[in-house]
Context: one part of a larger RNA
Molecule: small-subunit ribosomal RNA, 3' major domain
Organism: uncultured bacterium
RNA sequence: UUGGACCGGGGACCCCCGGCACAAGCGGUGGAGCAUGUGGUUUAAUUCGAAGCAACGCGAAGAACCUUACCUGGUCUUGAGAUCCGGACGAAUACAGGGCAAUGCCUGUGGCCUUCGGGACGGCCGAGACAGGUGGUGCAUGGUUGUCGUCAGCUCGUGUCGUGAGAUGUUGGGUUAAGUCCCGCAACGAGCGCAACCCUUGUCAUUAGUAGCCAGCACAUCAUGGUGGGCACUCUAGUGAGACUGCCGGGGAUAACCCGGAGGAAGGUGGGGAUGACGUCAAAUCAUCAUGCCCCUUAUGACCAGGGCUACACACGUGCUACAAUGGCGUAAACAAAGGGAAGCGGACCCGCGAGGGCGAGCAAACCCCAAAAAUAACGUCCCAGUUCGGAUUGCAGUCUGCAACUCGACUGCAUGAAGCUGGAAUCGCUAGUAAUCGCAGAUCAGCAUGCUGCGGUGAAUACGUUCCCGGGUCUUGUACA
Numbered sequence: 001u002u003g004g005a006c007c008g009g010g011g012a013c014c015c016c017c018g019g020c021a022c023a024a025g026c027g028g029u030g031g032a033g034c035a036u037g038u039g040g041u042u043u044a045a046u047u048c049g050a051a052g053c054a055a056c057g058c059g060a061a062g063a064a065c066c067u068u069a070c071c072u073g074g075u076c077u078u079g080a081g082a083u084c085c086g087g088a089c090g091a092a093u094a095c096a097g098g099g100c101a102a103u104g105c106c107u108g109u110g111g112c113c114u115u116c117g118g119g120a121c122g123g124c125c126g127a128g129a130c131a132g133g134u135g136g137u138g139c140a141u142g143g144u145u146g147u148c149g150u151c152a153g154c155u156c157g158u159g160u161c162g163u164g165a166g167a168u169g170u171u172g173g174g175u176u177a178a179g180u181c182c183c184g185c186a187a188c189g190a191g192c193g194c195a196a197c198c199c200u201u202g203u204c205a206u207u208a209g210u211a212g213c214c215a216g217c218a219c220a221u222c223a224u225g226g227u228g229g230g231c232a233c234u235c236u237a238g239u240g241a242g243a244c245u246g247c248c249g250g251g252g253a254u255a256a257c258c259c260g261g262a263g264g265a266a267g268g269u270g271g272g273g274a275u276g277a278c279g280u281c282a283a284a285u286c287a288u289c290a291u292g293c294c295c296c297u298u299a300u301g302a303c304c305a306g307g308g309c310u311a312c313a314c315a316c317g318u319g320c321u322a323c324a325a326u327g328g329c330g331u332a333a334a335c336a337a338a339g340g341g342a343a344g345c346g347g348a349c350c351c352g353c354g355a356g357g358g359c360g361a362g363c364a365a366a367c368c369c370c371a372a373a374a375a376u377a378a379c380g381u382c383c384c385a386g387u388u389c390g391g392a393u394u395g396c397a398g399u400c401u402g403c404a405a406c407u408c409g410a411c412u413g414c415a416u417g418a419a420g421c422u423g424g425a426a427u428c429g430c431u432a433g434u435a436a437u438c439g440c441a442g443a444u445c446a447g448c449a450u451g452c453u454g455c456g457g458u459g460a461a462u463a464c465g466u467u468c469c470c471g472g473g474u475c476u477u478g479u480a481c482a
Base pairs, nucleotide, nucleotide: 004481009477010476011475016473017472019470021466022465025430026429027428028427029426032321033320034319035318036317037316038315039314040312041311048059049058070307071306072305073304074303075302076301079130083129084128085126086125087124089122090121094109095108096107097106098105112119113118132296133295135294136293137292141290142289143285144284145283146281148279153192154191155190156189157188158187159168160167161166172183173182174181198273199272200271201270203241204240205239206238207237208236209235212231213230217228218227219226244267247261248260249259250258251257323423327382328381329380330379331378333376339370340369341368344363345362349358350357351356389420394415395414396413397412398411399410400409436458437457438456439455440454441453442452
């Protein structure tokens, strides 16, 4: 002197930037009961992994058996399944019986092609080569993933400067969501990122009409698009248009751009999604899978039954339900979207207080079904109470799935009615169709959802601002290391 990393700072006086980071608001968590995950403890076993943010309703989109990797007991040893050799036997496949807790095991019946050498196939015997391992190492790895962060950054070629490491470009003045763009400049260009191209939503046109409409006509009916008929409207799903700071005014360096306005369904990236640069954390995963090395080989492999993963003094995380009157209960009315359905969805009708059962119409589904949307509105009741709040727990009786609900399922009816009267320190989410609140569907799945992923209904408050807290980006500066 240069760059990086680390540590701790500063940019105080006029002088960085943005983010639900704070502030301004709304609703929670922390207190209660329960659900679920974790720690701990216990246990024969409570299989394993995940560990600040970024582990803890996480792997698990669903542990009664299975799953299952754990434990106990009973079994097998070329093995559950793969390839190869020799031998004797038998077609294979199949069927029946015995025995066991169950697999294994035992017995019987039956019986293929042939060139008669044998062959395919099967179990048995023998010999090994081998199989097998959810055993170890994620600090040997591939692949995949999280995170900083959808933050605006990370680099290269040539040139120039410097003995060199390197610098420059990428800094500066503006501007932007953005290394976005403009101007300047020993730099000039380029790449990965940004943006755009993709999907969806919001408007319109057009094409098409087995869902929609009587809009205009007709028929039928107690009534209903029920029927003829028609695609105008709604809708469905294909194509296209539309938004580009394009136009006007002001500001600005005449630039980029900013502010306001017009028109417009939409205005300055319209809303949402997919998309994650160079890298960081020896981050996560050898238990998805693959794989080096190490280890086990009558067992650390394989099979079966039962148990366990569901234990419970306790501690923490994430949720559900509440503590009530903006409410609870009853009666009778209304309005969705997105999905799923053949070993399936299952109408109507009948039976049952109900979960559900009987019968089985229709539907491979814009056609039929799941399907009742619920908050909401109307009327009635309760009158502030541990209550007509709240529903834990427990008893009895049942329903369904399934070989099987004891350990250990969900649901129904009657009875029982616990804690709880708004929660300390502290802490979390959210800026608009968002929060809050209300239901609906799906995956997994025989059955099992307060979880997850989607869908719509009702629908707010607040943001002065960047002093402070947190994390990130940019430039600059000091000290120490190399």